The part of an RNA shown here (small-subunit ribosomal RNA, central domain) has 345 nucleotides and comes from an uncultured prokaryote.
Its mean pLDDT, the model's own confidence on a scale to 100, is 86.
It matches the Rfam family "Bacterial small subunit ribosomal RNA".
RNAcentral holds the full RNA, with entries from ENA and SILVA.
[in-house]
Context: one part of a larger RNA
RNA sequence: UUAGGUUUAAAGGGUGCGUAGGUGGGCGUUUAAGUCAGUGGUUAAAGCCAUUAGCUUAACUAAUGUAUGCCAUUGAUACUGGAUGUCUUGAAUGUGGUAGAGGUAGGCGGAAUGUGUUGUGUAGCGGUGAAAUGCUUAGAUAUAACACAGAACACCGAUUGCGAAGGCAGCUUACUAUUCCAUUAUUGACGCUGAUGCACGAAAGCGUGGGGAUCAAACAGGAUUAGAUACCCUGGUAGUCCACGCUGUAAACUAUGAUCACUCGUUUUUGGCGAUAUAUAGUCAGAGACUGAGCGAAAGCAUUAAGUGAUCCACCUGGGGAGUACGUUCGCAAGAAUGAAACUC
Repeated sequence: UUAGGUUUAAAGGGUGCGUAGGUGGGCGUUUAAGUCAGUGGUUAAAGCCAUUAGCUUAACUAAUGUAUGCCAUUGAUACUGGAUGUCUUGAAUGUGGUAGAGGUAGGCGGAAUGUGUUGUGUAGCGGUGAAAUGCUUAGAUAUAACACAGAACACCGAUUGCGAAGGCAGCUUACUAUUCCAUUAUUGACGCUGAUGCACGAAAGCGUGGGGAUCAAACAGGAUUAGAUACCCUGGUAGUCCACGCUGUAAACUAUGAUCACUCGUUUUUGGCGAUAUAUAGUCAGAGACUGAGCGAAAGCAUUAAGUGAUCCACCUGGGGAGUACGUUCGCAAGAAUGAAACUC
């Protein structure tokens, strides 16, 4: 390279937007670039290949010929491409509804926790397998009232919902994005995918400034133990929270790329629609469970496919060495991205 693959064996990019590129709906007209056909030229000789011939055969030699490619020219027009016209089913918009923990900013609330002050009250509290460290007569724990602080939002809550993913949950206001349904009013292929690029991206971590209730790496002490740099206990600092800026990674998982079409059924559920109406069927868009055909090495998947096809992108090619070294780019750093080889089995 061809080919085969990518849920779990190596392999789907963390996610989106989107440039180039690739690819792309129906019906006409035109063109003839690709494509196909004919003809002509050229393709040095030798060689290769085919058929013969000559040395006894072979090697060797000779003769004849095919072939591919390129150029020119004449045609064909189904398909692809170019140009042009048109259509509405793909796509988008409008109109009328609709749904939600979608996002950003502000305000408010109660429970709990901790602390402080005051009152009541007296000897323990706390903790564990059992203890001890710890707190406590300078009055703790408990209980009541008041005050302050920060963080998280019980019940509702769900196999629910929303979001591209990460993720999103007290209530409320403002701003803002979006899905879905109905209508078929408008545009008329405007679509799909997407290398490079840009944006977003949990937790931890970093910088500056705040904040600091809880929990809690590090650390200290008490236990356990042969030891115990742990598991358990008492404390406890970074951090956890906010603003701005960086980092750019996760089992970023459905370990399953995006889009489109097609392919038995049963059942639950969310949001619409039209039927008086969640009795009940129907239909569109989601979210689950089960089970056929088919697929699969099997486990299993099974209209939310891992089935049957199409387009585009990403990635894989024995284990280790190694996601290491070197170089480069990015980063304040931590490190991230790209990413080998020797050697070895």